[in-house]
RNA sequence: GGUCCACAGAUUUCACACUUCGGCAGAGGCGGGGGAACCACUUACGGGUUCCUUGAAUCCUUGGGGUUAAGUCAGCCGAGGUUUCUUCGGCGGACCGGAUGACUCCCAUCCGCAUCCGACAGCUCACCUCGCAGGUAUCGGGAGAGGUAAC
Repeated sequence: GGUCCACAGAUUUCACACUUCGGCAGAGGCGGGGGAACCACUUACGGGUUCCUUGAAUCCUUGGGGUUAAGUCAGCCGAGGUUUCUUCGGCGGACCGGAUGACUCCCAUCCGCAUCCGACAGCUCACCUCGCAGGUAUCGGGAGAGGUAAC
């Protein structure tokens, strides 16, 4: 470096039709978002720019929201800001969440990133819409359940 088995995760299986050769479908399966009534909530419409000027368009992220296990709380140190408050980073801690055995529990060892929307979305039938990428590289200890003719 390659192949096979395999891991977390929705991120897979099949089929290759058409084409002006630029491109571009499909079927099954899995997952996400928007979206009535009823119910729930009712709280404060952030900042900038432009214009046909109080409305519209557009940009931003501190409010708010989405995907994800990826959060909450307080303390200490450092840097910044609209400076008696707050934002970011680091240090260790508590609670909580996730991974390691095909299930459950106890212990042990790790992980708690990132990104999107752009002032805005509760739930939600019909309906609408989006994703199926990328990343790893074999094997924790014990108890129970289940399975097995038995191990």

Description: c-di-AMP riboswitch aptamer (ydaO/yuaA leader) from Arthrobacter sunyaminii, 151 nucleotides, folded computationally. The RNAcentral record of the sequence draws on Rfam. The source organism's lineage runs through Bacteria, Actinomycetes, Micrococcales, Micrococcaceae and Arthrobacter.